The RNA shown here (c-di-GMP-I riboswitch aptamer) has 90 nucleotides and comes from a Deltaproteobacteria bacterium.
[in-house]
Formats: sequence, structure tokens, C1' cells
RNA sequence: CCCGAAAAAGGGCAAAGCCGCCGGAAGGCGGUGACGCAAAGCCAGUGCCCGGCAGCCGCAACACGCGGCCAGGGUCGAACGGUUGCAAGA
Repeated sequence: CCCGAAAAAGGGCAAAGCCGCCGGAAGGCGGUGACGCAAAGCCAGUGCCCGGCAGCCGCAACACGCGGCCAGGGUCGAACGGUUGCAAGA
């Protein structure tokens, strides 16, 4: 320097559920709580996935109704990719 397997120590994060707030929703934030995690640190870049406000189109006809398209939205605790990194030490 690369790797970082098994074991160890010290620490770290926090799923579901519940409460509050934000959002049209997906979801997010805080608290509580631990299912798990060696990158469950960070990035939404790629194709998925979720979602359907606004917009456009159609139907309808006075019902901010119904259907279709759709990200300027969301998820990194889904995959790939990018990037940074603690300890032990095969």
C1' cells in the first nucleotide's frame, strides 16, 4: 500500500410498530423502539420500483367527476455505479 476473512475491544447506525409535525401522494423530519447492518457513511448517475400534485389529451357536462400520458417528486435499509472511511489483522 492492497485486502479487510474469522475472532476481539471500544463505539456507530436504527426496520416494523406507536406519537407529533410536513406533504396531494409516494414519502420525509423529530421522539420512542431494535428487526437488522462492516459502510444501514455520502451521491438519485443508470435502468427498475413507488407515486400521480401541476400540466397535456380524451370522455363527460357543472361534479375542482372519470380515464390516459407524465417528474419539475420519492426510495441509497432495493440492484449496479461513483466517492470517503474507524479498529483488529488472516